Background
The RNA shown here (small-subunit ribosomal RNA) has 1473 nucleotides and comes from a Candidatus Anderseniibacteriota bacterium. The coordinates come from a structure-prediction model, not an experiment, and the mean pLDDT is 82. It matches the Rfam family "Bacterial small subunit ribosomal RNA".
RNA sequence: AUUACUAAGAGUUUGAUCCUGGCUCAGAUUGAACGCUGGCAGCGUGGAUAAGGCAUGCAAGUCGAGCGAUAUAGCGGCAAACGGGUUAGUAACGCGUAGGGAACGUGCCCGAGAGUGGGGAAUAGCCCGCCGAAAGGCGGAUUAAUACCCCAUAGUCCGGUAAGUCUAAUGAUUUUACCGGUAAAGAUUUAUCGCUCUCGGAUCGUCCUGCGUCCUAUCAGCUUGUUGGUGAGGUAACGGCUCACCAAGGCAACGACGGGUAGGGGGUGUGAGAGCAUGACCCCCAACACAGGGACUGAGACACUGCCCUGACACCUACGGGUGGCUGCAGUCGAGAAUCUUCGGCAAUGCACGAAAGUGUGACCGAGCGACGCUGCGUGCAGGAAGAAGGCCUUCGGGUUGUAAACUGCUGUCGUGCGGGAAGAACUUUGACGGUACCGCACAAGAAAGGGGCGCCUAACUUCGUGCCAGCAGGCGCGGUAAUACGAAGGCCCCAAGCGUUAAUCGAAAUUAUUGGGCGUAAAGCGUCCGCAGGCGGGAUAGUAAGUCGGCUGUUAAAUCCGAGGGCUUAACCCUCUGGGCUGCAGACGAUACUGCUAUUCUUGAGGCAGGCAGAGGUAAGCGGAACUCCUGGUGGAGCGGUGAAAUGCGUUGAUAUCAGGGGGAACACCAAUUGCGAAGGCAGCUUACUGGGCCUGUCCUGACGCUCAGGGACGAAAGCGUGGGUAGCGAAUGGGAUUAGAUACCCCAGUAGUCCACGCCGUAAACGAUGCUGACUAGGCAUUGGAGGAUUCGACCCCUUCAGUGUCGAAGCUAACGCGUUAAGUCAGCCGCCUGGGUAGUACGAGCGCAAGCUUAAAACUCAAAGGAAUAGACGGGGGCCCGCACAAGCGGUGGAGCGUGUGGUUUAAUUCGAUGCUAAGCGAGGAACCUAACCAGGGCUUGAAACCUAGCUGUGGUUUUCUAGAAACAGAAAACGUCUACGAGAUCGCUAGGCAGGUGUUGCAUGGUUGCCGUCAGCUCGUGUCUUGAGAUGUUCCCUUUAGUGGGGUAACGAGCGCAACCCUCAUCGCGUGUUGCUUUUCACGCGAGACUGCCGUGGUCAACACGGAGGAAGGUGGGGACGACGUCAAAUCAGCAUGACCCUUUGACGCCCUGGGCGACACACGCGCUACAAUGGCUGGGACAAAGAGUUGCCACUUUGCGAAAAGGAGCUAAUCUUUAAACCCAGUCUCAGUUCGGAUUGGAGUCUGCAAUUCGACUCCAUGAAGCUGGAAUCGCUAGUAACCGUGGAUCAGCCUCGCCACGGUGAAUACGUUCUCGGGCUUUGUACUCACCGCCCGUCAACUCAGAAGAGCUGACAGUACCCGAAGAUCCUUGGAAUUAAUUCGAGGAGCCACGGUAAGGUCAGUGAUUAGGAGUAAGUCGUAACAAGGCAUCGCUAGGGGAACCUGGCGAUGGAUCACCUCCUUU
Repeated sequence: AUUACUAAGAGUUUGAUCCUGGCUCAGAUUGAACGCUGGCAGCGUGGAUAAGGCAUGCAAGUCGAGCGAUAUAGCGGCAAACGGGUUAGUAACGCGUAGGGAACGUGCCCGAGAGUGGGGAAUAGCCCGCCGAAAGGCGGAUUAAUACCCCAUAGUCCGGUAAGUCUAAUGAUUUUACCGGUAAAGAUUUAUCGCUCUCGGAUCGUCCUGCGUCCUAUCAGCUUGUUGGUGAGGUAACGGCUCACCAAGGCAACGACGGGUAGGGGGUGUGAGAGCAUGACCCCCAACACAGGGACUGAGACACUGCCCUGACACCUACGGGUGGCUGCAGUCGAGAAUCUUCGGCAAUGCACGAAAGUGUGACCGAGCGACGCUGCGUGCAGGAAGAAGGCCUUCGGGUUGUAAACUGCUGUCGUGCGGGAAGAACUUUGACGGUACCGCACAAGAAAGGGGCGCCUAACUUCGUGCCAGCAGGCGCGGUAAUACGAAGGCCCCAAGCGUUAAUCGAAAUUAUUGGGCGUAAAGCGUCCGCAGGCGGGAUAGUAAGUCGGCUGUUAAAUCCGAGGGCUUAACCCUCUGGGCUGCAGACGAUACUGCUAUUCUUGAGGCAGGCAGAGGUAAGCGGAACUCCUGGUGGAGCGGUGAAAUGCGUUGAUAUCAGGGGGAACACCAAUUGCGAAGGCAGCUUACUGGGCCUGUCCUGACGCUCAGGGACGAAAGCGUGGGUAGCGAAUGGGAUUAGAUACCCCAGUAGUCCACGCCGUAAACGAUGCUGACUAGGCAUUGGAGGAUUCGACCCCUUCAGUGUCGAAGCUAACGCGUUAAGUCAGCCGCCUGGGUAGUACGAGCGCAAGCUUAAAACUCAAAGGAAUAGACGGGGGCCCGCACAAGCGGUGGAGCGUGUGGUUUAAUUCGAUGCUAAGCGAGGAACCUAACCAGGGCUUGAAACCUAGCUGUGGUUUUCUAGAAACAGAAAACGUCUACGAGAUCGCUAGGCAGGUGUUGCAUGGUUGCCGUCAGCUCGUGUCUUGAGAUGUUCCCUUUAGUGGGGUAACGAGCGCAACCCUCAUCGCGUGUUGCUUUUCACGCGAGACUGCCGUGGUCAACACGGAGGAAGGUGGGGACGACGUCAAAUCAGCAUGACCCUUUGACGCCCUGGGCGACACACGCGCUACAAUGGCUGGGACAAAGAGUUGCCACUUUGCGAAAAGGAGCUAAUCUUUAAACCCAGUCUCAGUUCGGAUUGGAGUCUGCAAUUCGACUCCAUGAAGCUGGAAUCGCUAGUAACCGUGGAUCAGCCUCGCCACGGUGAAUACGUUCUCGGGCUUUGUACUCACCGCCCGUCAACUCAGAAGAGCUGACAGUACCCGAAGAUCCUUGGAAUUAAUUCGAGGAGCCACGGUAAGGUCAGUGAUUAGGAGUAAGUCGUAACAAGGCAUCGCUAGGGGAACCUGGCGAUGGAUCACCUCCUUU
């Protein structure tokens, strides 16, 4: 330069919202495993666990051109230190990187120089003998060499001495002189190959150094060869590497020492990157080779397939003794979720030996097995609608599976058969792979599709089954009879020879934040200050160049990665590049703004000095008055005290009260304040002494001396502790009295520690502004404290400016919001502390401190999917404000007591059918239970059915009526009489049989429709647009006045609108007009149509308002009275039995259906609701007299007459109704009763009757005679009513044969009292406040106890592992010392004895870690256990923090503190007018 690459979120806390914050998911990846499934090929890859044990075979030989001998034995040389495996150990110069060696070695190889002369003695093998089971060993004799030894010669080699030169320097030096020492091997085909010495190179190796390299401080001090020196030894070489002596050092908060874990790197996975995780395969390095120790040989080892010793294990054994080491390739056992063939070949590449041919090679090349991974191919292609059959769904029309199949035509990847057939070979030869790749021909759609999913996240939906069961689940969560979430089916979606699950890593996670977070209230500022180290640091100049910046040089192995190109048919894979990159390190050079360093200087930071000032700053001593209490005395005489109310207590032995005197201790009213001072804790009478800090002013001085601060130090409320004092009041504990279900409390009476002083500890608080310290910058207004200046004044005050404090409201800005806002939570800089989901837990263990109490530091297992902050809408409060209502109050009359009626509960029963259950069930469904109703019970009957529709068959008019028999009837059986549709067709009807079906007051009102109740005739409930808020949401609808009213007016970021309110509708009251019979004849009355009332008029008040009050006129006056009319919603309110209806259930025989008779719904110890009648004189009884309205009536209402005491009966007129039925009663008048269980009251009971009705016994109403109960005005409590109302009085109607009606609905008659007022009770509306409630206070929620489960802690101990210390023992081994035994010609070798070192082993006391342990205490969890009620509202005693005591438990009480307390009042401050 080109090219390529380059950042996503979602679910889940809530009624909803924003934020904080965790959990979970979608992606990529793997040496994987498991489940289901499985056609082919290529390239890769495959014991991750037990570095556990291993049978068998192979994995290292080669050289005859070294030698003897003829064997594959032996001597000798080289190799065996490579290649191959593994990751146990190792936190280390082990690895990586960059350097150094003036402290190093190097066989084979390369270059150069020089040389290769002479001589000698042995030994293996072989042979003989002996020992042994074997392995093996011993002795004797003989022999060769490129084996071994001696002599000679040599040098730029080695050692020593001396001089010079050089270097920063221990040193270097072919500048030079001298002395001493050390070599060799031959073979031969005569080309060569060897051998010896020296120098140099290359390669390989050793050593040293800077930097980098995991967790833990609940590991803080470690170290004696330790640190250094001198000397010696040792090594290839430096060095405490080793030793002797000397000195006392060395390391560590920049983490030593200890503990845990781990091979390191290139790289790999992921990621936008920074990072994070990782270290399979391939490459580099290290370490290891059964465990431990040791050396030998060699150029190189302390040596994987060498040696010695010790140990464990295994094998052989003749029991004497021996042998072995797969972490090489295959293979085997074991353990494990899990990992392959006891294959072929040296053809290629490489390695060892050899001169070479060649030999060897489980290195390697190949094949085999495994979907373990990546990549490629295939399981067919085209046509084909009757949209087949089948399946599934269905609204029954159809839809879908689906051109899919069938069927027709075509092709041949793959497969099978036959034929041909490589490259890989370089080099005469030589191909394991392999008759393989590949090519040609033929055959035939034939062998070849599954897995997961379908509630949301997340692509894809229906039916059936199941019924909180069975089950699912990654999170949220599904399942309790209509499950797209379980199981199955059909359909669909995704991927595909794979698909899912599990495990693991990164990502998402800005959720450890360098890039890139936070700390007022969510987790998070140390209680405060001082201050060492550390970090950071004002202005100017000069120098330097460490940091910093720039290009350059070296390096950053290869592989990998990226780019380009190429080779296998493509791809994966592989190859090439004088392509990139590998962000690193080092070097020299350059730059000098900034930082650093050095030097000089400055004054603004900091400090000093001088002059003033304010102050509850601190310490000590002294003094004062009020109050309190005690004592003494006086007066006095019955109580005091205390509380919601009481009691305990004190008092006639004289209290309380009061006066006088005396004693004592503690605290300092008023001043006093959001005042002042102090670092914080904290500090308050007055005076004195000593003393710290601050502020202001100044033309003065020093000259960056500063800021912050881990560790450290000092101070540090209250409570508490120790010693000694003191003690008036108060007052934990304790005692007593109350309250209470209890009351270990709240209240009361006492009262000990303590509170006070001195000295010493403790070291914690809501130690708070829940806000670290310092500096700079960024609008103001008001108030206040201390100073200075100005102006003014006689002097002041007021006023202006400024510095330092203390408050409050606010611009910008910030904040999740609340809020903060020059005293920042704004904008920046420096430093420190702290946080990372909730619980466990500020707990356990360990450590430090403390006399103790305890404090500081500080986890984990396990468990949950939340915990939390701020704000919003509701609901709630034993919170507040305003307002309304027969809500209270003021009144009148009742209920609750009695008897009776009626309904309910309960009980009883064969059944007492069912429903309704606080207000909002209970004279309710029922506005008529003797049968019927009727659903219940007993008994007797029927089964296509009592009623309905359809189909088929049969009978063929078989129908109707009546009577009889048995029977309780239904029903069954029998007989008689009459006969009748018609279009003449089985057409209609009816009967029987069979089938489809009927039927159900059976279940579910929590599957529903409809209807209804209550809040409530309360005044509310919402919407559109706009505006405000990140948002939920708010505004409108709040505020002021007013109204019955969200009614109206005013104001107003709102403007309008809707459902409600009101009005429109009906009715009553007045008048007018019209009409009118049965009504009336002046009126009244009925019907219809109109008028009238609207705050219209006047006055006053009010904002020139709405409106309120008063007045006039008027029949009526401020919605005139009454009714109908019931917003959004609430109560899973009521009703499946009024009706309708989904689903479920019962229905050939003992029906949950249908019919019938009888019974029951009417029972009766009792409890409750609603009524009636009373208890009497405002009354009862007798007689007489007066006045309504609204209704109903032909299966009816019934005048009138007669009979009966009467209920009624017998006759009977009128009326289908303004015509008839049709008389109201209280009331009035007269009389009587005279306060009593009565001439009150009428229950109950006996007798006799009337009426209805098939029927009056269970079980009707009424009448007459007799009987004559309780009851003398009703406890706690409770209900209705505000005017034609309450109260009292009667009348009518529906239902209905009759009636249990004293109920309900309606009608009129007579006709009151009271309302000061809103404190209280109940209900409601608006507003405000608190909230941990939202299923919404019938809420939420705390702790003990009891049961089960789980993990961790403690625990008398017990067991094991690991590392170290001290001592004992001490193999092999090399070193040192002594000795001279033996052999040899010699070099020399082999011995014997001893010393210290030392592996393993043993003993002792401890340490760390792990396992286990009776028991103990706490923790966590678990649909419906016990006791209380602590917290959330003022949570009913405001709560909470620290501390102390007490108590079953939550907790209570004392002391100090906080507001993260509601409410009311006051003060101060602020805002607005």